A computed fold for a 71-nucleotide RNA from Rhizophagus irregularis DAOM 181602=DAOM 197198, annotated as transfer RNA. Its mean pLDDT, the model's own confidence on a scale to 100, is 83. The source organism's lineage runs through Eukaryota, Opisthokonta, Fungi, Glomerales and Rhizophagus irregularis.

[in-house]
RNA sequence: GGCUCAAUGGUCUAGUAGUAUGAUUCUCCGUUCGGGUCGGAGAGGUCCCGGGUUCAAUUCCCGGUUGAGCC
Numbered sequence: 001g002g003c004u005c006a007a008u009g010g011u012c013u014a015g016u017a018g019u020a021u022g023a024u025u026c027u028c029c030g031u032u033c034g035g036g037u038c039g040g041a042g043a044g045g046u047c048c049c050g051g052g053u054u055c056a057a058u059u060c061c062c063g064g065u066u067g068a069g070c071c
Base pairs, nucleotide, nucleotide: 001071002070003069004068005067006066007065010024011023012022018055025043026042027041028040029039030038048064049063050062051061052060
């Protein structure tokens, strides 16, 4: 330098053109003498950045950045 893949809450992750899933984490409540476990409620996301297509983009297209792999 070329090619391929990836980027989504603090962390990990699902997803698909119609404002996003679950786990974990954190806070509160219940349970306990207390803790843990368990149960309930809540918090937490410019879906990497810019542009294009579209009524509508996290999703499709182009470019960029970062990371991984191959040559």
RNAcentral holds the sequence, with entries from ENA. Its Rfam family is "tRNA". Rfam links the family to the GO term triplet codon-amino acid adaptor activity.